Model confidence (mean pLDDT): 84 of 100. The part of an RNA shown here (large-subunit ribosomal RNA, half B) has 1196 nucleotides and comes from a Patescibacteria group bacterium. Rfam family: Bacterial large subunit ribosomal RNA.
[in-house]
Context: one part of a larger RNA
RNA sequence: CCCUUGUUAAGGAAUUCGGCAAAACAGCGGCCGUAACUUCGGGAUAAGGCCUCCCAGUAUGAGAACUUCGGUUCGAAGUGCUGGGUACAACAAAAGACUCUGAACGACUGUUUAUCAAAAACACAGCUCUCUGCUAACUCGUAAGAGGACGUAUAGGGGGUGACGCCUGUCCAGUGCCAGAACGUUAAGAUUCGUGGUGAGAGCUUCGAAUUCAAGCGCUGGUGAACGACAGCAAUAACUAUAAUUGUUCUAAGGUAGCGAAAUUCCUUGUCAUCUAAUUAGUGACGUGCAUGAAAGGCGUAACGAUUCAGGGACUGUCUCAACAAGGGACCCGGUGAAAUUGCAAUAGCGGUAAAGAUGCCGUUUACCUGCAGCAAGACGAAAAGACCCCAUGAAGCUUUACUAUAGCUUGGUAUUGGGUUAUGUACUUAGAUGUUCAGUAUAGGUGGUAGGCUUUGAGGCUUUGACGCCAGUCAAAGAUUAGCCGGAAUAUGAGAUACCACUCUUUUAAGUUUGUAAUUCUAACCUUGGACCAUUAGCUGGUCUGGGGACAGUGCCUGGUGGGUAGUUUAACUGGGGCGGUUGCCUCCUAAAUUGCAUCGGAGGCGUUUAUAAGGUUGGCUAGACCCGGAUGGAAAUCGGGUUGAUAGUGCAAAGGCAUAAGCCAGCUUUACUGCGAGACUGAUGGGUCAAGCAGUUGCGAAAGCAGAACUUAGUGAUCCGACUUUUGGUUGUAGUACCGAAGAAGCUCAACAGAUAAAAGCUACUCUGGGGAUAACAGGCUGGUUUCGCCUAAGCGUCCAUAGCGACGGCGAAGUUCGGCACCUCGAUGUCGGCUCAUCACAUCCUGGGGGUGAAGAAGCUCCCAAGGGUUCGGCUGUUCGCCGAUUAAAGUGGUACGCGAGCUGGGUUCAAACCGUCGUGAGACAGGUUGGCCUCCUAUCUGCUGCAGGCGUGGAUACUUGAGAAGAGUUUUCUCUAGUACGAGAGGACCGAGAAGAACAGACCUCUGGUGUACCAGUUGUUCCGCCAGGAGCAUCGCUGGGUAGCUAUGUCUGGACAGGAUAAGCGCUGAAAGCAUAUAAGCGCGAAGCCUCAUUCAAGAUAAGGUAUCAUUGAGACCCCUGAUAGACUAUCAGGUUGAUAGGACAUAGGUGUAAGCACAGUAAUGUGUUCAGCCGAGUGUUACUAAUAGG
Repeated sequence: CCCUUGUUAAGGAAUUCGGCAAAACAGCGGCCGUAACUUCGGGAUAAGGCCUCCCAGUAUGAGAACUUCGGUUCGAAGUGCUGGGUACAACAAAAGACUCUGAACGACUGUUUAUCAAAAACACAGCUCUCUGCUAACUCGUAAGAGGACGUAUAGGGGGUGACGCCUGUCCAGUGCCAGAACGUUAAGAUUCGUGGUGAGAGCUUCGAAUUCAAGCGCUGGUGAACGACAGCAAUAACUAUAAUUGUUCUAAGGUAGCGAAAUUCCUUGUCAUCUAAUUAGUGACGUGCAUGAAAGGCGUAACGAUUCAGGGACUGUCUCAACAAGGGACCCGGUGAAAUUGCAAUAGCGGUAAAGAUGCCGUUUACCUGCAGCAAGACGAAAAGACCCCAUGAAGCUUUACUAUAGCUUGGUAUUGGGUUAUGUACUUAGAUGUUCAGUAUAGGUGGUAGGCUUUGAGGCUUUGACGCCAGUCAAAGAUUAGCCGGAAUAUGAGAUACCACUCUUUUAAGUUUGUAAUUCUAACCUUGGACCAUUAGCUGGUCUGGGGACAGUGCCUGGUGGGUAGUUUAACUGGGGCGGUUGCCUCCUAAAUUGCAUCGGAGGCGUUUAUAAGGUUGGCUAGACCCGGAUGGAAAUCGGGUUGAUAGUGCAAAGGCAUAAGCCAGCUUUACUGCGAGACUGAUGGGUCAAGCAGUUGCGAAAGCAGAACUUAGUGAUCCGACUUUUGGUUGUAGUACCGAAGAAGCUCAACAGAUAAAAGCUACUCUGGGGAUAACAGGCUGGUUUCGCCUAAGCGUCCAUAGCGACGGCGAAGUUCGGCACCUCGAUGUCGGCUCAUCACAUCCUGGGGGUGAAGAAGCUCCCAAGGGUUCGGCUGUUCGCCGAUUAAAGUGGUACGCGAGCUGGGUUCAAACCGUCGUGAGACAGGUUGGCCUCCUAUCUGCUGCAGGCGUGGAUACUUGAGAAGAGUUUUCUCUAGUACGAGAGGACCGAGAAGAACAGACCUCUGGUGUACCAGUUGUUCCGCCAGGAGCAUCGCUGGGUAGCUAUGUCUGGACAGGAUAAGCGCUGAAAGCAUAUAAGCGCGAAGCCUCAUUCAAGAUAAGGUAUCAUUGAGACCCCUGAUAGACUAUCAGGUUGAUAGGACAUAGGUGUAAGCACAGUAAUGUGUUCAGCCGAGUGUUACUAAUAGG
């Protein structure tokens, strides 16, 4: 020193983030007494108070004995009463909730992160929405099957809320869910048609179109205890303020009740009140709600809570402020015997330097060699390839309206899959009907044949009815009647007879066949987790019978929809860290340093075209713009005339370079805005980009020479692949055809992240992981010094007057390295981060104290400046705070540095992991220098340096004593009062310097007489229990059992002492004499005053002061010392000191101080408990004295 304990004066939470820890508290005994509130159960053992031992008597009396049955006697437990007795204390030990008040949250008991979170989180009963009719929904499973449930809507599944009480507002525009079915859209399939290829054909095959065709989507409604949402501006009342009111814009609707600076409030420590001496806390209000709000429930709420916050009482070593004691370690001895770590070590301080913080480099200083016990400042100590940050065309988990798939669900087709009926389509067959332009007898479908045809098997007309209808009529049926009717000819028509026959078209009727659609029915496929029976002993399975369903369902294949349920992936780079923002290709200028080229998140701007009605080519011609003067409307500017100036104009579009011979402007004619080529150059990593004479062809303009392969020039853009298009003496499949490929050409990309990863892609991670980085951030250091702090210069102005007593604008110049920054240099194979505690140390730009100058200094008190770092520099309330505000003091309550000093010294309240809540943001996963509650601080062992102590060795010729002091260290503070003196000063009020004295505070040293504490081998009291056979008396155990005292020692809160006085040299400052400079001048020569500061004086250490000192004495004729032993005034060990028989060193004995408080035994008193006497007894560790009884022998 650590751990576990005991006690503590005075104070009593002042400690601290916080009463953490400890202390204290009732005692499953009795009696009394208990509030608010309340869900009437509670709260409640509320709170609070009293009693409790021993002895004797007495009352009651379960019962017992005796009995002459009348009674008598005894009497447990419990309880009451009376009297007596002891102690400091009677639940005496042990065991054994502290309590009250106010808030937050959650109703409650429960559950949870095994291993940092027990909570406000989860659950919960209750409430609500929704699904589910039983082979239930739902879940698991490929399926069979199983759970649900041997349950059946008072049941089961899912979501939300979370007892109870009062309540639960508005919005259906978006998203979701539910419902609807007319229309639109819509897959496979079906039907029909067309088309290409091929083939003799049948056919096979390619492509396309139309019709038909479901769910879904669109569409129409509903739905909030579904996901969710619930505004702004302006004006207005007779003080002001405010706005019941009004206007206006927008919306799907604009937040109702309640609550509200809140677990939600940024500003904020809001404001007021209360609580306190003082309150960033707490409570109650207010409402200006950054950003409350109604089942992601709102507001209350008794009870409950190892929850969180605040206050009171009690209590205490939490603290002021620490002390003592006990046990176990540590330490020493004996035995046994690890670990991390380790480049090498002959491992010092300071200053400097250095990859920017050096034991190892440079300089200098210091330092004899070696251990032991300790402390932790350093070894950027150890441990863990940093978890923060960034990076990786890393990983994983999660999310979603990222992309792409997919299970599941759902839709249609088809197969399994059959028979009827009805309705209704398509196609075909048969039999009918139907057909009106005009003209025309009149409702002429077309073509052909033909001159006759029909008729008692009923012609014609009539009546009635039906169908069609262009309203003219046509057709059919029935009735009665009973013999004719139509055509050919003529008129008319493009076409002529429905007179008759045949074929056929449009529309349509009936029947039949075929194929669909819709509905319905049947039973035989199929289903049956209905019943019965059998195998059979079976809730399986199979069979039989029966019932139910039924061509549905189920299943296979094809197909559309839905589909974070599941899966695979993507989610850019630059970047004075990253993110946010910005940017990404091309052109022009500057930066750019006179060739070219050249970076920056340097400074400025443009482009992603345009022109054929040329803005192209050519030939010819022309000259702008500005200003002045004059002139009708007419103005500053229109058009006209004149003048001056001269490129300031213009160029399709930025800028630069050009341009008058014009490249600018106008006109004529035109298409060279051509085809095939291209010597040679420029640029360029490559891809690529640019210029280009000349040749051939053809053309335009020009009289011609000539010019023309777009534009005054430089931007106006996109590789490859891919498929489509045009052209094509190419290639391949034996040939032909076809098809495919190639070649040439032109088109299709804001592939704009513009040298373009894919046709197709967003996020979160605090649950995280891996690999790397000090190539890159947060802390600290370094560099810098914008900012910051401080100073100086100048002096406009303030200061009544007066720049400078005190201030000082506009400006200028510096210093420091404390702020906020910049940079990114050490450290990411780890340099632990705020604040507090502990312990400090330095600077001085000084807070106090000391010395001075000035003053707008009367005194006192101040202001300001100079010198000065010796010492000092408070306790509390709030907050995690540093800071700050406040209370009370003080001489003063300094400013900074030291890794914002100090975590191998402590703490862990804050920040900064995992849980959770609120507000806000986000569809979501999640996020927030927003708030809130909770949340492992490793190394019992220190190798080296350093530091504090203690030893050993050697040296100084050997020793014993006593010393000197080079050097070093510590200390150094200050107030109040009194006197001088109510004096100087002052009108007064006030009120000194200088000097003298007294008493303190804090700090320091020593000590234990006093006051106290402790005092575990002292004394006494006492509870329970065991033992010594019992009584008596004792002993053990129960924290030393508890309790009351207490010797020595150690101690503070107790006592004593200290800082001084004085000298020397000085600082600022003040002077003497005194020149340079006949004066003046404190200075130049010379001399003197002058401070808590410096050097001494005073205290401590000190000759390893290796310069090892001095003095006295002893000693080779052996000084002295050690070993060994007894010990303590010493002590971890060692050492030191006292002693070792010539001895009081320790023990013992005796005596005594001191402590306790009157022992035991006996006697007496009392019924007894107990008391009294013997007896201020007995006992007594460490103190003091005496005494050799024991041990310090003998020896080396």